Predicted 3D model of a 110-nucleotide RNA (SAM riboswitch aptamer (S box leader)) from Indibacter alkaliphilus LW1. The model forms 97% of the base pairs in the Rfam consensus. The sequence is in RNAcentral, with records from Rfam and Ribocentre. Model confidence (mean pLDDT): 84 of 100.
[in-house]
Formats: sequence, C1' cells, structure tokens
RNA sequence: GAUUUAUACAGAAGAGGCGAGAGACAGGCUCAUUGACCCUCUGGCAACCUGGAAAAUCCAAGGUGCCAAUUCCUGCCGGUAGAUAAUAUUGUCUCCCGGACAUAUAAAUU
Repeated sequence: GAUUUAUACAGAAGAGGCGAGAGACAGGCUCAUUGACCCUCUGGCAACCUGGAAAAUCCAAGGUGCCAAUUCCUGCCGGUAGAUAAUAUUGUCUCCCGGACAUAUAAAUU
C1' cells in the first nucleotide's frame, strides 16, 4: 500500500519549542500572531485488542488509537414536509429520514 469486518451525536489539556497557516478533498462554516497546525514533555480519555470481576455491565490502562466543533456541516441516490420560479411538467432552495460513497481508527489477512 491492498483486502475483509466493525465503529464514528459519548469521552478526554497543560507547559515548552517553532512561527503561519490549519480543520483529508471541494463549497460553507470555524480555529489561528491573546501563537493555531506541527514537534517534545507531562497529564488525561477509554473506541478496538488484551487482562480481571460468572454475565449484563463494570474495572484496569499493557498494545494501537484519541484529547475544538456529530467524521464540524454538506457533497451521490431515494423519500416526507415547506418555500419559490414557472405552471404540460419540471427546476432551485431549506428542514428531516434512510441508504451509498469518501475519510479516519481498530482487529485480522496479505
């Protein structure tokens, strides 16, 4: 890197370093010189694996992961409702619901 399965409305920040962009992509929106993002240290959370308690459920924190915003929201398809342009039928926008895609993470295989 690829494949399969599962999950994604819960949870969890301080210090130091650096110095301009960051939130995967696009649009929106947000974060950021009152220093974001990233790196280091310390602390924390508990999703999967693991261990324990007979189990539901809880505890631990060894491995991975994570610690702004639901994966920040939307993106493609279908449906409900509303608004609007036009009215043969259709377009556009908004809200909600379901499914798919994409992305991330875990576990397993390669």